A computed fold for a 525-nucleotide part of an RNA from an uncultured prokaryote, annotated as small-subunit ribosomal RNA, 5' domain. The full RNA is in RNAcentral, with records from ENA. Its mean pLDDT, the model's own confidence on a scale to 100, is 83.

Context: one part of a larger RNA
RNA sequence: GAUUGAACGCUGGCGGUAUGCUUAACACAUGCAAGUCGAACGGUAACAUUGGAGCUUGCUCCAGAUGACGAGUGGCGGACGGGUGAGUAACGCGUAGGAAUUUACCUAUUGGCGGGGGGGAACUUAGGGAAACUUAAGCUAAUACCGCAUACGCCCUACGGGGGAAAGGGGGGGAUCUUCGGACCUCUCGCUAUUAGAUGAGCCUAUGUCAGAUUAGCUAGUUGGUGAGGUAAUGGCUCACCAAGGCGACGAUCUGUAGCUGGUCUGAGAGGAUGAUCAGCCACACUGGAACUGAGACACGGUCCAGACUCCUACGGGAGGCAGCAGUGGGGAAUAUUGGACAAUGGGGGCAACCCUGAUCCAGCCAUACCGCGUGUGUGAAGAAGGCUUUCGGGUUGUAAAGCACUUUCAGUAGGGAGGAAAAGUGAGUCCUUAAUACGGCUAGCCGUGACGUUACCUACAGAAGAAGCACCGGCAAACUCCGUGCCAGCAGCCGCGGUAAUACGGAGGGGGCGAGCGUUAAUC
Numbered sequence: 001g002a003u004u005g006a007a008c009g010c011u012g013g014c015g016g017u018a019u020g021c022u023u024a025a026c027a028c029a030u031g032c033a034a035g036u037c038g039a040a041c042g043g044u045a046a047c048a049u050u051g052g053a054g055c056u057u058g059c060u061c062c063a064g065a066u067g068a069c070g071a072g073u074g075g076c077g078g079a080c081g082g083g084u085g086a087g088u089a090a091c092g093c094g095u096a097g098g099a100a101u102u103u104a105c106c107u108a109u110u111g112g113c114g115g116g117g118g119g120g121a122a123c124u125u126a127g128g129g130a131a132a133c134u135u136a137a138g139c140u141a142a143u144a145c146c147g148c149a150u151a152c153g154c155c156c157u158a159c160g161g162g163g164g165a166a167a168g169g170g171g172g173g174g175a176u177c178u179u180c181g182g183a184c185c186u187c188u189c190g191c192u193a194u195u196a197g198a199u200g201a202g203c204c205u206a207u208g209u210c211a212g213a214u215u216a217g218c219u220a221g222u223u224g225g226u227g228a229g230g231u232a233a234u235g236g237c238u239c240a241c242c243a244a245g246g247c248g249a250c251g252a253u254c255u256g257u258a259g260c261u262g263g264u265c266u267g268a269g270a271g272g273a274u275g276a277u278c279a280g281c282c283a284c285a286c287u288g289g290a291a292c293u294g295a296g297a298c299a300c301g302g303u304c305c306a307g308a309c310u311c312c313u314a315c316g317g318g319a320g321g322c323a324g325c326a327g328u329g330g331g332g333a334a335u336a337u338u339g340g341a342c343a344a345u346g347g348g349g350g351c352a353a354c355c356c357u358g359a360u361c362c363a364g365c366c367a368u369a370c371c372g373c374g375u376g377u378g379u380g381a382a383g384a385a386g387g388c389u390u391u392c393g394g395g396u397u398g399u400a401a402a403g404c405a406c407u408u409u410c411a412g413u414a415g416g417g418a419g420g421a422a423a424a425g426u427g428a429g430u431c432c433u434u435a436a437u438a439c440g441g442c443u444a445g446c447c448g449u450g451a452c453g454u455u456a457c458c459u460a461c462a463g464a465a466g467a468a469g470c471a472c473c474g475g476c477a478a479a480c481u482c483c484g485u486g487c488c489a490g491c492a493g494c495c496g497c498g499g500u501a502a503u504a505c506g507g508a509g510g511g512g513g514c515g516a517g518c519g520u521u522a523a524u525c
Stems, first nucleotide, its partner, number of pairs: 001525004006521005013373006020365001021331001026329003030326003035076003040073002043069002047067003050063006083284003092209007101201002106197003110193004114148001116146002123138006154162003168189006176183002210256003217247003222244008259281004263274004286307005309320004337363001339362003345359001346357004376406004386397004410466001412461005420452001427446001428443004469514002472511002474495003480509005490497002
C1' cells in the first nucleotide's frame, strides 16, 4: 500500500447492488418447511346443491343422485430441493483414462394386454388401556395380491429341454347383439415384455493433494493363487484349501491438523495466504449400530435396537430430535424478521382445473462492503463584530459570515404511470384423422390472473429550506503558534518526548488529510 463474512470508539442525509453465528456438530418453547391423485378402489364423516317426506314455515329427516371429500386400500413422490462441515490425509477431492454394471419418470423400436382365484383394511359388533395405541369375530372393492395360458429376447448337456408377464380407467358413438348393466367400435391415459438412446448412479487404474523422524519398521484376510458363495457389477468383498508373500528412507506405520475443487486476496511475476457468499464433488443429520421398502437410501422432518438428555403419566407405560425457515436461551468482540406471495423461475402429484412448495421471488433490520448523489450556486472589503496572536503598528480566521441575486438534485406533499405477463394455461374457430367427438396441428387475440407496490420513471408545489464529521500536525509523513503542566500528569507504530520558555503531554486558535464516514484493533499478502 492492497484486502476482510470483521469488531470497537466518535459521528451519521438519501439511493442502488451485494453480504450478514467465522464461537457451542451447544440445548431448544411455538408456527410453518412434502405432499398429491375420486380419470385406480370400496365408500360418505363434514360442507354445499338438487330431489323427496314431515310439518312448528324455515328447521328436522331421507336419498352418494351431484359438486366434492374426513378416515381407509392403492399409485407416484417423501433418495430431489434446503442445511451444516463434526468426521475424513482417503480413489475423499482434482486431472486423465478404463470395463465387469445398473438406471423410476422421458424419447424412439418391436410384440402382447387372454382366462381365473383367494384374502385382508375401511365398516359393523364385542372388548382392553390414563394415553400412545391395541385384541377378537364378521362383511367387502381395486391399476393391491396369487396361480393358469401365451413368449421375441434369457439359461442348459443346444437334436431337444427348462423356468418365466400383464390391469385396467376415462371421453364419444352409427349399425348389430343384449340378461338393458353392457357387449362392440373408436380415441386417449395406462399396464407388460424387449431393444436402443438420454440422464443419473455404482466400480477400477495412473497421477497430484498439510506438518512431525524428539514416529523406523508395519502387516495373518495380511500378499497372491485355485474353487465356492455373494453383489446390479469386478474384486479377500466373504469362506475353504494352498503358497509366503505385500508395504517402507521416492518416508511405510504412528501422531497432530484439515472437508476437496472452480475460485478469492495479495504480488510485476514466480509465489504466499485462503476455501464466507455463488457453482461442482464428498461426508453428516441427538450419539452408536442395523436392516426394511424401493429404480434409487442403509434414508435430516421413515422403521428397529442400545445410550445420554428433555417432556407426559392414572406409575402400568409412552413421546421427542431446528447442522430446514423464522425465533429462544447459552457461548461470544460479533452476525438480522416468530414478515408477504406462489405473480415469475423451477420442483412433486394430477388428463386437467388445481393443490403443495420457509426451494424461490420479494419485503424488513444493520454505513458490514462496493458504487452513485446531496448537504447549495453566484456576488459580496466597511477586509464588520467576535476569537486567536502580536514587536501593540498590525497579522490571521477571511469572501469566510452578514447582505444582495438565483437554483431546487435528494428528502417531503399531490397527481400520473411502464416492464417483469404481446405470459403459460383454459375456454372459442378451423384443418388433419375418425362413422363421430376427442387427442394433435394452425388461427384469431375475445376472457381473466402481480406478492413486490404508495414499483421504476414522469409532472406539479413550497422553501436554502431537513442533511458534517473523524483522526492527525517532532522525524519517518502533508500540516505551528499560545497557554497550562513541570521526569508529575501523560504520549508512543519505531526513533523517542516530559526534570519551568515542550511545534512530541492537556486545552485553544490556526493548519494539512480523508469525508457519510474517519480512526483503532485483529488477520493475510